[in-house]
RNA sequence: CGGUGUAGUUCAAUGGCAGAACCCCUGCUUCCCAAGCAGGCGGCGCGGGUUCGAUUCCCGUCACCG
Numbered sequence: 001c002g003g004u005g006u007a008g009u010u011c012a013a014u015g016g017c018a019g020a021a022c023c024c025c026u027g028c029u030u031c032c033c034a035a036g037c038a039g040g041c042g043g044c045g046c047g048g049g050u051u052c053g054a055u056u057c058c059c060g061u062c063a064c065c066g
Stems, first nucleotide, its partner, number of pairs: 001066005008022004016052001024040005045061005
């Protein structure tokens, strides 16, 4: 100096209700387990600014990577 920070994990979303997959929990199914099916819990690194409205734009800061 540049890049990246979003769910337990891997990743989307790009100003207008924050989503998916896997994991976890419950139910169905099964003699049991696994698989399958249905449902549920849970998140925008932190502090300011702009805006009617910010995960998104701006400034600072922290962490990681180069």
Transfer RNA from Corynebacterium pacaense, 66 nucleotides, folded computationally. Its Rfam family is "tRNA". NCBI's taxonomy places the organism under Bacteria, Bacillati, Actinomycetota, Corynebacteriaceae, Corynebacterium. The sequence is in RNAcentral, with records from MGnify.